[in-house]
This is a predicted structure of a 92-nucleotide RNA (c-di-GMP-I riboswitch aptamer) from a Clostridia bacterium. Its mean pLDDT, the model's own confidence on a scale to 100, is 85. The model forms 100% of the base pairs in the Rfam consensus.
RNA sequence: UUAAAUAUUUGGCAAACUCAAUGAAAAUUGGGGACGCAAAGCUAUGGGUCUAAAGUCCUGUCACCAGGGACCAUGACUGCCAGGCCGCCGGU
Numbered sequence: 001u002u003a004a005a006u007a008u009u010u011g012g013c014a015a016a017c018u019c020a021a022u023g024a025a026a027a028u029u030g031g032g033g034a035c036g037c038a039a040a041g042c043u044a045u046g047g048g049u050c051u052a053a054a055g056u057c058c059u060g061u062c063a064c065c066a067g068g069g070a071c072c073a074u075g076a077c078u079g080c081c082a083g084g085c086c087g088c089c090g091g092u
Base pairs, nucleotide, nucleotide: 005092006091012037013036017032018031019030020029021028022027035079041085042084043083045082046081047080048077049076050075055071056070057069058068059067
């Protein structure tokens, strides 16, 4: 110096729930709050999951509209699994 295993110190993040804001929703952001986390730091690249406003089709109707249904990401999730980038302490 490197690798693996495992402690310590200083710190960090913050699930559920809740309040407010934004959003069609999923969800996000901020306050409270801690279940947990050594990458629970960054990144939607692959898989996966969630949502379906708009759109298309069906239904509805004389026709259109409203209403209902199906499909659909261009919307999200990195605290679901991989990949990529970066990284704190440092005893044995």